Predicted 3D model of a 90-nucleotide RNA (c-di-GMP-I riboswitch aptamer) from Ruminiclostridium sp. Model confidence (mean pLDDT): 84 of 100.
RNA sequence: UACAGCUAAGGGCAAACCCAUCAAAAGGUGGGGACGCAAAGCCAUAGGGUCUAAGGUGUUUUACUGCACUAUGAUAGCCUGGCUGCCAAA
Numbered sequence: 001u002a003c004a005g006c007u008a009a010g011g012g013c014a015a016a017c018c019c020a021u022c023a024a025a026a027g028g029u030g031g032g033g034a035c036g037c038a039a040a041g042c043c044a045u046a047g048g049g050u051c052u053a054a055g056g057u058g059u060u061u062u063a064c065u066g067c068a069c070u071a072u073g074a075u076a077g078c079c080u081g082g083c084u085g086c087c088a089a090a
Stems, first nucleotide, its partner, number of pairs: 005087001012037002017032006035077001041083003046080003049075003055070005
């Protein structure tokens, strides 16, 4: 010096699962726990994918209800992208 890091040292995060809690759900948060991660730090008002469907619309039923579609909900640990950043072995 940092576009590269399979391999050093110091430190970091934490999947599944369990408990508590919030939510209609997906999922989030806190504690335990480690499958993994060099951005597994942040951005969902950059694009695509995926999950959910409370509300709405359509439809069904005498009715309760069932079904379909729909993101304004979610996912940054699905991918691309944007912003920021620790270390310094080779």